[in-house]
RNA sequence: GCGAACGUAGCUCAGUUGGUAGAGCUCCUGAUUGUGGUUCAGGCGGUCGUGGGUUCGAAACCCAUCGUUCGCC
Numbered sequence: 001g002c003g004a005a006c007g008u009a010g011c012u013c014a015g016u017u018g019g020u021a022g023a024g025c026u027c028c029u030g031a032u033u034g035u036g037g038u039u040c041a042g043g044c045g046g047u048c049g050u051g052g053g054u055u056c057g058a059a060a061c062c063c064a065u066c067g068u069u070c071g072c073c
Base pairs, nucleotide, nucleotide: 001072002071003070004069005068006067007066010025011024012023013022019056027043028042029041030040031039049065050064051063052062053061
């Protein structure tokens, strides 16, 4: 230099043919317990890497760009 994959909650990821964004773990509160842990109930948390475009509507489609990883030279 060329090509490909990935980027979504604090962490690990799902969301597949476009229709108001979810799970597990963590954290907080409560119940249970002599305390802790376990278990149960509830809760907090995300302008979906960034900037544009298409569309009535985009995490998902198109373009550019940034980052990480891999391959080729």

The RNA shown here (transfer RNA) has 73 nucleotides and comes from a Gammaproteobacteria bacterium. Rfam family: tRNA. The source organism's lineage runs through Bacteria, Pseudomonadati, Pseudomonadota and Gammaproteobacteria. The coordinates come from a structure-prediction model, not an experiment, and the mean pLDDT is 80.